A computed fold for a 348-nucleotide part of an RNA from an uncultured bacterium, annotated as small-subunit ribosomal RNA, central domain. The full RNA is in RNAcentral, with records from Greengenes. Its mean pLDDT, the model's own confidence on a scale to 100, is 84.
Context: one part of a larger RNA
RNA sequence: UUGGGUUUAAAGGGAGCGUAGGCCGACUUUUAAGCGUGUUGUGAAAUGUGGUGGCUCAACCUCUGCACUGCAGCGCGAACUGGGAGUCUUGAGUGCGCAGUAAGCCGGCGGAAUUCGUUGUGUAGCGGUGAAAUGCUUAGAUAUGACGAAGAACUCCGAUUGCGAAGGCAGCUGGCUGUAGCGUUACUGACGCUGAAGCUCGAAAGCGUGGGUAUCGAACAGGAUUAGAUACCCUGGUAGUCCACGCGGUAAACGAUGGAUGCUCGCUGUGGUGCCUUAUGAGGUACGUGGCCAAGCGAAAGCAUUAAGCAUCCCACCUGGGGGAGUACGCCGGCAACGGUGAAACUC
Numbered sequence: 001u002u003g004g005g006u007u008u009a010a011a012g013g014g015a016g017c018g019u020a021g022g023c024c025g026a027c028u029u030u031u032a033a034g035c036g037u038g039u040u041g042u043g044a045a046a047u048g049u050g051g052u053g054g055c056u057c058a059a060c061c062u063c064u065g066c067a068c069u070g071c072a073g074c075g076c077g078a079a080c081u082g083g084g085a086g087u088c089u090u091g092a093g094u095g096c097g098c099a100g101u102a103a104g105c106c107g108g109c110g111g112a113a114u115u116c117g118u119u120g121u122g123u124a125g126c127g128g129u130g131a132a133a134u135g136c137u138u139a140g141a142u143a144u145g146a147c148g149a150a151g152a153a154c155u156c157c158g159a160u161u162g163c164g165a166a167g168g169c170a171g172c173u174g175g176c177u178g179u180a181g182c183g184u185u186a187c188u189g190a191c192g193c194u195g196a197a198g199c200u201c202g203a204a205a206g207c208g209u210g211g212g213u214a215u216c217g218a219a220c221a222g223g224a225u226u227a228g229a230u231a232c233c234c235u236g237g238u239a240g241u242c243c244a245c246g247c248g249g250u251a252a253a254c255g256a257u258g259g260a261u262g263c264u265c266g267c268u269g270u271g272g273u274g275c276c277u278u279a280u281g282a283g284g285u286a287c288g289u290g291g292c293c294a295a296g297c298g299a300a301a302g303c304a305u306u307a308a309g310c311a312u313c314c315c316a317c318c319u320g321g322g323g324g325a326g327u328a329c330g331c332c333g334g335c336a337a338c339g340g341u342g343a344a345a346c347u348c
Stems, first nucleotide, its partner, number of pairs: 004318003007301002012315001014201004021194003025088007033081002035077008048066004053061002091191001092188003095184004104176006110154001114150008125136002162169002206247006216240001220236004258314006266292006273286005296303002321348003330341004
C1' cells in the first nucleotide's frame, strides 16, 4: 500500500461556525473530458513467448511471427461520471398560523438561613467527639426576643422533567436576543451534506488588574489518634470561593458511542403542543425524552427506529503489549502555571 477497525480490547477531535477540497435530488436536451469500441502511427535492441534451424543433446546461439497490456492521432457510441442549456418539487430555505421552554445577556425586587454589631431576658456553662482536648465563656458566652448590617446561595415545587452545539442552565419579575417543534402548502427552486486549515465558544482549579469577602475553605497553626501521623477526626484559618475586565484552553469535557441522509417487527410510559377522528372515555399522527423486546449485529456484556442493525457521503483517529512517557529534545502558543505537537535508548 491493499485491507481491517474506533461503547468497554489501541482508536471519535470538548463543541460549534465555516474556507479549500470531497460527495450530491427528479426530468428533458446537448457536448464528448472521463468511459467503451474500431483503426492508423509509434512502442530501439536485448529480454519474454509460438515455431524453424546450428553446435552429437541441452544450456547457449540464429532466423522468423507474436507480445511489449503504453502513448498519440483520426472515426464511431452515449448508459454512467463530468461540462453547457432549460424545466420541476420531494431535499434545503422563507412566509403565515399555533403553542412552549431552568437556553443566553442586562436591570429591578423578595423571603428563609448564616455570620457579625447594638440591645432586652437569663445564668454557668457552651462547643465538639468513638472518647477527648485545643477553642469560646462571670469583661456574662451558649440559649431566647427585638432592631440593624453584609455577602453568597435560591428550600418546597422538582420529575429517567425541560432548554441549550457542547461546557452548562433553577427564587420572582421587566427589557433585549436566539434556536428547535407542529400545522398550512403561499413563495424561492438543489440554494444541500461534510469539512483539512482558520475563527469562535469552552466546567472546576489557576494567572493579571481593581473591587468584595457572609459561608465554606487548599496552604498554615493548634488539639487528638497513632509505634510514627507532614493524613483521616476536631478548633481556628490565608489564598480562593463572589463581581468587572482580560489571560489561559484543560477534565471520566462520558452516551467512554463524530456529523448528515434513507430503510428495517412490536409493547409500554412520559413532555409541551399542533393537527385529524371522535364526543368526554379515548384513538391516530408529527416532534422530544425513558423502559422492555423481535429480526439483525456483537468476543461477550449488551445494542436494538434516540442502533452498536442494513447502506451511502465527508471528517477525525488507531496499528504487537506493559513500562520508560504524555516524559526528553525541537517548534508553536502563554505573564506564568502550563498547553499543543511528541520520540528514543533501555527494560519485562